[in-house]
Large-subunit ribosomal RNA, domain II from Candidatus Acidiferrum sp., 694 nucleotides, folded computationally.
Its Rfam family is "Bacterial large subunit ribosomal RNA".
NCBI's taxonomy places the organism under Bacteria, Acidobacteriota, Terriglobia, Candidatus Acidiferrales, Candidatus Acidiferrum.
Its mean pLDDT, the model's own confidence on a scale to 100, is 86.

Context: one part of a larger RNA
RNA sequence: GCCGACGAGUUACGUGUGUGUGGCGAGGUUAAGUCCGCGAAGGACGGAGCCGGAGCGAAAGCGAGUCUGAAUAGGGCGUCCAGUCGCACACAGUAGACCCGAAACCGAGUGACCUAUCCAUGGGCAGGUUGAAGCGAGAGUAAUGUCUCGUGGAGGACCGAACCCACCAGCGUUGAAAAGCUGGGGGAUGACCUGUGGAUAGCGGUGAAAUGCCAAUCGAACUCGGAGAUAGCUGGUUCUCUCCGAAAUAGCUUUAGGGCUAGCCUCAGGCGUUCAAUCGCGGGGGUAGAGCACUGGAUGGGCUAGGGGGCUUCCCGCUUACCAACCCCAACCAAACUCCGAAUCCCGCAAUUCCAGAGCCUGGGAGUCAGACUGCGAGGGCUAAGCUUCGUGGUCUAAAGGGAAACAGCCCGGACCGUCAGCUAAGGUCCCUAAGUACGUGCUAAGUGGUAAAGGAUGUGGAUUCGCUUAGACAACCAGUAUGUUGGCUUAGAAGCAGCCAUCAUUGAAAGAGUGCGUAACAGCUCACUGGUCAAGUGGAUCCGCGCCGAAAAUUCAGCGGGGCUCAAGCACGUCACCGAAGCUACGGACUUGUCGACCGGCUUGCCGGUCGAGGAGUGGUAGGAGAGCGUUCCGCCUGCUGUGAAGGUCGACCGUGAGGACGGCUGGAGCGCGCGGAAGUGCGAAUGUCGGC
Repeated sequence: GCCGACGAGUUACGUGUGUGUGGCGAGGUUAAGUCCGCGAAGGACGGAGCCGGAGCGAAAGCGAGUCUGAAUAGGGCGUCCAGUCGCACACAGUAGACCCGAAACCGAGUGACCUAUCCAUGGGCAGGUUGAAGCGAGAGUAAUGUCUCGUGGAGGACCGAACCCACCAGCGUUGAAAAGCUGGGGGAUGACCUGUGGAUAGCGGUGAAAUGCCAAUCGAACUCGGAGAUAGCUGGUUCUCUCCGAAAUAGCUUUAGGGCUAGCCUCAGGCGUUCAAUCGCGGGGGUAGAGCACUGGAUGGGCUAGGGGGCUUCCCGCUUACCAACCCCAACCAAACUCCGAAUCCCGCAAUUCCAGAGCCUGGGAGUCAGACUGCGAGGGCUAAGCUUCGUGGUCUAAAGGGAAACAGCCCGGACCGUCAGCUAAGGUCCCUAAGUACGUGCUAAGUGGUAAAGGAUGUGGAUUCGCUUAGACAACCAGUAUGUUGGCUUAGAAGCAGCCAUCAUUGAAAGAGUGCGUAACAGCUCACUGGUCAAGUGGAUCCGCGCCGAAAAUUCAGCGGGGCUCAAGCACGUCACCGAAGCUACGGACUUGUCGACCGGCUUGCCGGUCGAGGAGUGGUAGGAGAGCGUUCCGCCUGCUGUGAAGGUCGACCGUGAGGACGGCUGGAGCGCGCGGAAGUGCGAAUGUCGGC
């Protein structure tokens, strides 16, 4: 890992609530116990007690009333409405209460054969080295001290086996080993090592102290017990079909991943259009927008107090291209401004439409309290986030199908079943790939399409507008572009062209006291302006459509799904056709549920129950509610099968909507079933489930 078996809402109660059903009924019912009985079957007795039949008040008490109260007032609770005892089911309570699971807590014991420390008594330490004190002899001294030589054999002394340890490295890491092996390393007469016996025990011991050790276990050992501790936590929870179908919110919570009540779901009973939508009418409101009348903010101008600067200062004053209130004019801003003010919305009344899994009331059963994205309206944030918090719709959640290449939350659309039939939605129709290489008119040249901004640009199409133009424009070419004058100033110089000021006049077809280049300054080139040649358009502005640049990322395309596409297979507008889903239609079938009808049964004779038919509507579904069934084991009644082969096994193209059920062959070798009831150790794929097998 697979297979098999086992494996989780049970049982008890003079418990409670509700529904169904039965007995009796203003009553209902026995409990313990006793008796009959072979009996734990069954029956009888047993009326204690309990519930109901009257309530109100704290009570005395009164009573269809009573309490409050001064009250014959008002008000509160009552007076009307049948109960009670079984059985079954649902749920609750109390119990382990659906099952498995702690870490822990407490009690009583068992442990010092491991290990820590201690006690008693034994044992062990090859060999080598060093050479303390003391002592002796000699030298020396006044005598000591001292010195030399010897002797001696001290030491938590030295080197190094046994022995003890475990510092380094490698190996080992499902090991040879739940701590080792190999090679090095440390101690090795000592606070040394070690045998045996003994002592200390868990709220404890022992500890040269690490929370170390106390039997491979130690921040409190192990065993059994309390014990099925508790677990608002995690996991698991077993057959089928049918009907309906949520929530992720509010309030409160030592509460926030848990609860309680409400909300939303379901079932039963009751009411019977009360619901909803639309229209009409009557009300509510202060948002969007707008506005500046209030509250504030804020710009320019005017007027003018006040202030500042200057002048004068003894006072009075004067002045100002300074600041500036009020007021006036103009133009603005605001969630906590409003003289105004929608749309949508909310409430009420009436009508119309609709009759549906509309609405309301009472009761039984729930689940839900982590929501997600998306459109719109807002707060927070950076008008950041697949961010966060609200409001209001949608979808997902709990929704499959088609589209978006792939893609819970986007777009289309809600899957009862079948069909080798049809029509459509979103989206598509060159190939991959179903359907137009469709039609008409334009646009785009960027592979734009097939990411992106400020900003930039004789890209290109369209529209509008203002100039110039056959009295010849625009471009090009030819020619002119002068004089006072080198204007004045400045300057070393300044002559159109460093800078400052002025910017006139003359001639003329035209020519600036000069547009740019240039010179040290001149010169020179050029422009504006004018004439000629030529010949028909030419220049500017604004708006709109589509493009261009701006545009950098890490393995190679990689920002169309791909191929590939350019009067398109891109974009815009228009048109027709087709494809395209579990949508709609067609045909057949199933179930549910209103209506109508027929038949049967019950009877308090107009209701209830059942079956069938017609036509209508419905049948996605998690948590969850409700209904109807299948199957397993055992029991009762009834009735069958079986050695001419039961159960079980195995194979098979049969039947049923499903759980499932027959039949036949083979195997097997002794029991098993149908029908109607009853009772449950009643259904397994998951629980790091348990045991077994492989």